This is a predicted structure of a 72-nucleotide RNA (transfer RNA) from a Patescibacteria group bacterium. The sequence was found in a public genome assembly. Its Rfam family is "tRNA". By type it is a transfer RNA. Its family is annotated with triplet codon-amino acid adaptor activity in the Gene Ontology. Lineage of the source: Bacteria > Bacteria candidate phyla.
RNA sequence: GCGAGAGUGGCUCAGUGGUAGAGCGUCUCCUUGCCAAGGAGAAGGUCGCGGAUUCGAUUUCCGUCUCUCGCU
Numbered sequence: 001g002c003g004a005g006a007g008u009g010g011c012u013c014a015g016u017g018g019u020a021g022a023g024c025g026u027c028u029c030c031u032u033g034c035c036a037a038g039g040a041g042a043a044g045g046u047c048g049c050g051g052a053u054u055c056g057a058u059u060u061c062c063g064u065c066u067c068u069c070g071c072u
Stems, first nucleotide, its partner, number of pairs: 001071007010024004018055001026042005048064005
């Protein structure tokens, strides 16, 4: 330099155009003499960034940044 993949709550990951979810974790409450386990609820997201298309974009297109892999 060329090509491919990844980027979404604190962490690991879903989500192929119609208001963004799960597990674990955190907090509160219930249960218990206490802990653990269990049950109920809550908080936490400008979906890497900038544009384009569209009535509407996490999703499609272009550029760009970071990381990983391959080729030269």